[in-house]
Transfer RNA from Roseburia inulinivorans, 75 nucleotides, folded computationally.
C1' cells in the first nucleotide's frame, strides 16, 4: 500500500441470500407470590441498523465512498 471479514437496544447475536411493520436471549423498570431476597409468572421501558451519498414507490437488505475493529499478504 493490497485483499478479506465483522459493525443491528446495556451485553451476545439473528434477521440480509430473495428489498415490505427490526426482533430473540441475558439484563434494566414496574407488578405478583414470599417474612424478606432469591427463583417463577405478568407487563413495560430502550435501537432512524458505524457514516454519508445513490438506486427504488419503499433499503438494516441493493450500488459507490467513508469510519473503527480484526485477519491475511507486500514492503
Nucleotide at each position: 500500500c493490497g485483499g478479506a471479514a465483522u459493525g443491528u437496544g446495556g451485553c451476545u447475536c439473528a434477521g440480509c441470500u430473495u428489498g415490505g411493520u427490526a426482533g430473540a436471549g441475558c439484563g434494566c423498570u414496574u407488578c405478583g407470590u414470599u417474612c424478606g431476597g432469591g427463583a417463577c409468572g405478568a407487563a413495560g421501558a430502550g435501537g432512524u441498523c458505524g457514516c454519508g451519498u445513490g438506486u427504488u414507490c419503499g433499503a438494516a437488505u441493493c450500488a459507490c465512498g467513508u469510519c473503527a475493529u480484526u485477519c491475511c499478504g507486500a514492503c

Its Rfam family is "tRNA". By type it is a transfer RNA. Lineage of the source: Bacteria > Bacillati > Clostridia > Lachnospirales > Roseburia.